[in-house]
RNA sequence: UGCGGGGUCGGCUAGCUGGCAAGCCACCUGGCUUUCACCCAGGAGAUGGAGGUUCGAGUCCUUCCCCCGCAG
Numbered sequence: 001u002g003c004g005g006g007g008u009c010g011g012c013u014a015g016c017u018g019g020c021a022a023g024c025c026a027c028c029u030g031g032c033u034u035u036c037a038c039c040c041a042g043g044a045g046a047u048g049g050a051g052g053u054u055c056g057a058g059u060c061c062u063u064c065c066c067c068c069g070c071a072g
Base pairs, nucleotide, nucleotide: 001071002070003069004068005067006066007065010025011024012023013022019055027043028042029041030040031039048064049063050062051061052060
């Protein structure tokens, strides 16, 4: 430098044919408990940046950044 794959809550991962961004762990609050833990109920929290298409974009298009692999 070229090609391919990827970037989504604090962490790990889903998201179908474009239509309310889901789950687990962690965290917070309440309940339970003499207390802690466990357990139960609830809560907060994310789409790498900038444009484009569209009524509507995590998803499609362009470009840039970052990570991995292959080639040179």